[in-house]
Context: one part of a larger RNA
């Protein structure tokens, strides 16, 4: 000038307190450790690793192992020779791959050759997911969407440096006001961009249907009021009134109004810390290998199982399990896809192929609710683990190692120690649908709506931070 402090003041945040729900006990899914293993590829380790990279590991992927192969090589650029490219059949083989053959003869042309794409030879070189994230560039996570971090000129000090940026107040906020040897400025802060709440206005199909026909049915004719779609616009600013306060900032209260004092919600992260994370996304220094630590292939293995954690899902039940009727989304995705109505099965599913490049057609049942009926408190008509058996479906191929169906089994478990986590309103709980990825595989991730709560007295206390000040044998 920082840093630290079981020193002081002041001030904040689901930090705590006030609640609701849960984790921790229990099957199961998932990552990790750790032990096995020929190999269980590598990274990531408090918050800030652990359903993280991985928006999907049966092959491929794939980096690992263990066989079998290649050495100018899977891929690039050059230089000679030979062939068009190309398409096909056998024979070893687990495949690469060796090897023995059929077919094929284009374009361009100055007839010398060229483009091109394949073989064969040598070499210059390729290649490397190999090390070093403590050489690095990009990206990233975190303090933290916390209000800090700085300059220039002046002043003041011998100088490190200080002033400004402290002090009153006051606000999410170095926001604003007042004051001050300081007066300005910059990067944060807000605004400025999206979405969402409300009116207008153009527009009216593939959306809509008040009125009038019509019809099982906005189906059809009309219409474009309404909903709704998307474009532009209004609208909110402490603007208005009273009160507090210094005559300011600003704070309370009220009015109007769809919305009030940042309306909600998102994008956006100053200087800088954590030698933080990536050399396996990529580029990149240096180092190492070069018949191998490149490459190609077949199997296998990343899925192992005494055990330990972390994140989850399903339950333990009558605010409920079953079975019958029956209501109402929104956001998305579809031409290699979605795939109706019908028909076959008990189902997964199949068979068939209308419609759709979609406000048209589908995916498409929304589920919790609502009505009505069993089940009566039980290890059960709760639970659904496991196992046996038969299937379906993708895919060359589900044995190691996929989903999902259907009988049959029915396993812990009756609310979970000590400790912990998460959330303040359309939130929590809870409940369903939908996308990436993907051939196929979702308790995960990422969106979407549907029901729809309780509490916050306060700031002493734990946690983290921000300002002032003080101590310090600390830099």
């Nucleotide at each position: 000038u920082g840093a630290c402090g079981g020193g002081g003041g002041c001030c904040c945040g689901c930090a705590c307190a006030a609640g609701c729900g849960g984790u921790g006990g229990a099957g199961c899914a998932u990552g990790u450790g750790g032990u096995u293993u020929a190999a269980u590829u590598c990274g990531a380790c408090g918050c800030a690793a652990c359903g993280c990279g991985c928006a999907g590991a049966a092959c491929c992927u794939u980096a690992c192992c263990u066989g079998g192969g290649c050495u100018u090589g899977a891929c690039a650029u050059c230089u000679g020779c030979g062939g068009a490219a190309c398409c096909u059949g056998g024979u070893g083989g687990a495949a690469a791959c060796a090897u023995c053959g059929g077919g094929g003869u284009g374009c361009c042309u100055u007839c010398g050759g060229g483009a091109g794409c394949c073989g064969c030879a040598a070499g210059a070189c390729a290649g490397g997911u190999g090390c070093u994230g403590c050489a690095u560039g990009g990206c990233u996570g975190u303090c933290g969407u916390c209000a800090g971090c700085u300059c220039g000129u002046g002043u003041c000090g011998u100088g490190a440096g200080a002033u400004g940026u402290u002090g009153g107040g006051u606000u999410a906020a170095g926001u604003c006001c007042c004051g001050c040897a300081a007066c300005g400025a910059g990067c944060g802060c807000a605004a400025c961009c999206c979405c969402u709440g409300u009116c207008c206005u153009u527009a009216g199909u593939u959306g809509c249907c008040a009125u009038c026909a019509u019809u099982c049915a906005g189906u059809u004719g009309g219409g474009c009021a309404c909903u709704c779609u998307a474009a532009g616009g209004a609208g909110a600013c402490u603007g208005c009134c009273g009160g507090u306060g210094u005559u300011a900032a600003a704070c309370c209260g009220g009015a109007g109004g769809a919305a009030g004092g940042u309306g909600g919600g998102g994008a956006u992260g100053a200087c800088g810390u954590c030698a933080a994370g990536u050399c396996c996304u990529c580029a990149u220094g240096g180092c190492c290998c070069u018949u191998a630590u490149g490459u190609c292939c077949a199997g296998g293995g990343c899925u192992a199982c005494a055990c330990a954690c972390g994140u989850g899902c399903u339950a333990c039940a009558a605010u409920g399990g079953c079975c019958g009727g029956u209501a109402c989304a929104a956001a998305g995705a579809g031409u290699u896809g979605c795939g109706a109505u019908g028909c076959c099965g008990c189902g997964a599913g199949g068979u068939g192929g209308a419609g759709c490049u979609a406000a048209u057609c589908u995916c498409a049942a929304a589920a919790a609710g609502c009505c009505g009926g069993u089940c009566u408190c039980a290890g059960u008509u709760c639970g659904g683990a496991u196992u046996g058996g038969a299937g379906u479906c993708u895919g060359c191929a589900a044995c190691u190692c996929g989903a999902c169906u259907c009988c049959a089994u029915g396993a812990a478990g009756u609310u979970g120690g000590a400790a912990u986590c998460g959330c303040u309103a359309g939130u929590a709980a809870u409940c369903g649908c939908g996308g990436a990825u993907c051939a196929g595989c979702a308790u995960g991730c990422c969106g979407c709506g549907g029901u729809g709560a309780a509490u916050a007295c306060g700031u002493u206390c734990c946690c983290g931070g921000g300002c002032c000040u003080u101590g310090u044998a600390c830099a």

This is a predicted structure of a 475-nucleotide part of an RNA (small-subunit ribosomal RNA, 3' major domain) from Geotalea uraniireducens Rf4.